[in-house]
A computed fold for an 87-nucleotide RNA from a soil metagenome, annotated as Glycine riboswitch aptamer. Its Rfam family is "Glycine riboswitch aptamer". About the family: This family represents the bacterial glycine riboswitch. Glycine riboswitches usually consist of two metabolite-binding aptamers domains with similar structures in tandem. The aptamers cooperatively bind glycine to regulate the expression of downstream genes. In Bacillus subtilis, this riboswitch is found upstream of the gcvT operon which controls glycine degradation. The sequence is in RNAcentral, with records from MGnify.

RNA sequence: ACGCGGGAGAGUCCAGCUGCUCACGGUUGAGCAUGUUGGCGCCGAAGGGGCAACAUCCCCGGAACCUCUCAGGCACCGGAACUGCGU
Numbered sequence: 001a002c003g004c005g006g007g008a009g010a011g012u013c014c015a016g017c018u019g020c021u022c023a024c025g026g027u028u029g030a031g032c033a034u035g036u037u038g039g040c041g042c043c044g045a046a047g048g049g050g051c052a053a054c055a056u057c058c059c060c061g062g063a064a065c066c067u068c069u070c071a072g073g074c075a076c077c078g079g080a081a082c083u084g085c086g087u
Stems, first nucleotide, its partner, number of pairs: 001087006011040001013039005018033006041074003047070001048068003054061001
């Protein structure tokens, strides 16, 4: 590095729009969607940023599961640091 397996956390929240279906004497309602827009809350284990000891004349360097949440994520699926076995 590759293959197989294991692998956590946090709203399937609120409102609107679009499309479809149903009900309907309608300026209406309900349900559905890998749809879309916005709002607030939250998670950290893709990635990314920051720092200690150390080292150094100085500068540069300098880790993470720590920290920040830009990105990513908050039903399921997928992804997933890390890890067991095999090559």